[in-house]
Order: sequence, then structure tokens, then C1' cells
RNA sequence: CCAGAUUAUCGGCUGAUCGCGUGCUUCUUGGAAGUACGAGGAAAGUCCGGGCAGCAUAGGGAAGGGCAGUCGCUAACGGCGACCGGGGGCGACCCUAGGGAAAGUGCCACAGAAACGAAACCGCCACUUCGGUGGUAAGGGUGAAAUGAGCGGGGUAAGAGCCCGCAGUUGUCCGUGGUGACGCGGAUGAGAGGUAAACCCUGCCUGCUGCAAGGAGAUGGAUACUUGGAGGCCUAAAGCCUCAAGCGUCCCGCUAAGGAUUCAUCGCAAAAACCGCUCGAGCGUACCGGCAACGGUACGCCUAGAUAGAUGGCCAGCCACGACAGAACCCGGCUUACAGAUAAUCUGACCAC
RNA sequence: GGCACCAUGGCGGAGUGGUUACGCAGAGGUCUGCAAAACCUUUUACACCGGUUCGAUUCCGGUUGGUGCCUCCA
Repeated sequence: CCAGAUUAUCGGCUGAUCGCGUGCUUCUUGGAAGUACGAGGAAAGUCCGGGCAGCAUAGGGAAGGGCAGUCGCUAACGGCGACCGGGGGCGACCCUAGGGAAAGUGCCACAGAAACGAAACCGCCACUUCGGUGGUAAGGGUGAAAUGAGCGGGGUAAGAGCCCGCAGUUGUCCGUGGUGACGCGGAUGAGAGGUAAACCCUGCCUGCUGCAAGGAGAUGGAUACUUGGAGGCCUAAAGCCUCAAGCGUCCCGCUAAGGAUUCAUCGCAAAAACCGCUCGAGCGUACCGGCAACGGUACGCCUAGAUAGAUGGCCAGCCACGACAGAACCCGGCUUACAGAUAAUCUGACCAC
Repeated sequence: GGCACCAUGGCGGAGUGGUUACGCAGAGGUCUGCAAAACCUUUUACACCGGUUCGAUUCCGGUUGGUGCCUCCA
């Protein structure tokens, strides 16, 4: 220098001016002035997980739903890290929905003799009354897939793991290394089609609704009602039967003494205003532990909170000439979109010294 | 803002692993003096991108577009 791999960061800047939103202060109650702050790495999709709120302080079981190598991280996860197995690349490295098909059921169109329990179209071999009958599963043909272990030898009428040797697959056991998935070595068996992003089985997780959740008056009266219980059977108790609301699939179970409607007064004027609402699993730096994800300690920082919805216009200068795109309860992830710029580490090839 | 769902010819609409029906519409023909009606023939489709599978409209993931529902209380 060329071609790449991985990771991280930025994603117009500066100044002036006119506006907008919120907090605070002052003046004042129509508001005005000053000051501080004012979108993102994805604010997006709403695909997962959690906080928070209501319904039992959310309980048990069934149903339903979800996940799937191992060990860790985490508030949690379908996320992340490291490793294992498989696949790709010369390599750095990348991809992997990766439990079970030797529990059961289903499906495998067309073609084909046959699609998994039984069979045989061509072929090969034996017999033959020449019509066939029997053996075979090596070879051909059909198909995405053909009975499912390749090569060589033996064997046979012809053949075949039928037998043997080597190589390979796989189950069990033993040894060994590893926390583990698993690796390596040895012994001993087996010959099993595919499909579980088909039903299903195994293990683990899982209540529902979502900030349009939800919170937020006082006093008095009337009406009908439920429960605490009432009624019935019974002399009574016990027991049995009937009658009730909520927990938003069902059952068990649980819950409380009040709730509902309506009227009056005070209060309030409204498709409104208030709370929830932004200080939080928060951000930055340094050190420590850990391969890492991450955790801990110390110091420092405060960084939108609207409710028709603010973050913009214009001017000047500069450059690499500016992409995708706009918060609406909050947070951790994933996915998708994105002009370009920069940095670090690493790989391969070539040339030159 | 949150939640639920849908996408198959020009329109409506079935199919849920194995060549996408059916009706209306369009085109051509028969019939007719010409038309209408009727009859016959025929064209045009699984929103897009990946994955699972021998095979995907169907199953799974993502994207795009569209539809519906939800704003306590007096």
C1' cells in the first nucleotide's frame, strides 16, 4: 500500500438575533421581565422482559401460552457473555429455533412395484408343462427421500453385514480431563428413513389488565338490596337443602360490612384543571474483582416533562456540505432505518528496503 | 398513547402443507336484421424479505400497508 475481519465513537460546528416550552426569582394578578435547561442512537416497530397501578399483600390445581446445548450475568428476559457440538472461510473470524423420531399418533403430493409394513417393475439365478413358480435386494429405473454402514476380500446357483479385515455411525459400561455441555482412551453390543417452526412427550417459566392503568370531595335524607347471615327439615345442637356479590377461562379457595340508586346543601364550571410525571435497576471518571457479560468502592453531576402538544426561523463564518429520523409513565434488551467520518486491535497476499 | 386483528385477479370471496376454487366484471365467439338475455371459450391473483420443510397462500421471524376497540367521576 491492497483486500478484508471485529469492536467502539461521532453523526454538522461557532457566533449574533427573533421566537417557543418548562422550572425558579421579582414585579404584579390580563400578564410581563430576568435567569437556567430544553429529543435520539435509534425517541421507530411495539417483538420480549421488568418497575409502577388496579383487581386477594395475587394464593393452589387444571386448561391455555411461552422457552429449549452447558455454565454464568441480571430486577427480569426469548437478552448478554464465555464455552461445547455442528456448518462455512486460506485466515482474522462468522452462522447456528441446538431437548426427544430405539414412547405413541399423523403426514410423506406427483412419479414409482413399493413411502416404512409389507412387498418386487426391469435385471440376476434355479426349476419349468415355456403359461409361469421360487430365490435375491448387489445393479437399473421412479422420486426430495427406496429399507439406509463405505471399501476390499471371502462366500453363493445368483446374491446380500451372510461372514471377515480396515474405516465410519450409534447405545451402554469403565477409566481419565472438565463445575458442566462434552473431549480422549478402552471394552461390549446395535443396524435405527425423514418430519416435532405436525400433534405430542420431557424439563423449566407463566394470574389478568394496562398511565386512555389509576388516585382525588364533605354533610344529611329517601328508596329498594346483599352480607354479617336468613329461611326450611329438626325440640335444640350437629348435619343437610335453598338463597348472594367480587376475584374477567374453569374448579378449589379467598374477601368485607357495607355497597347501589336517587334527592338536598356546601363546593366546582368542565371534551377543563390537579396528582400519577420524571432523581432513576440514573450518568461520567478513576481504581479493584472477573477471560467476559457484569459486580463493588470512591469522587463528581442533575440532564425535556408537554396535554392541540415546545426544541424552530433568519443572518454571518467554516468544513468533510450533513443520512435515518421527533420524547408522551419509566427502564433493560431485541429488531428495523441510516449520507458519511474517525479510532483501536487483528488476518491474508504482494512489492520494496 | 395502549390493545386486538387483517392483507388471495378489477371487485367480492373460499381454500390452511402437495398445480388457488366460485360469483360479478373484462375479452372473443355462437345466436339475431341489430341488440339484450342465454350458451361456449378465455385473460388477470396468494403485500414484501428471510427461515423450517423434498415442497409454504398455509408454519415461524422480520418489514410494509390497512382496519377496529379503549379517554374514570358528577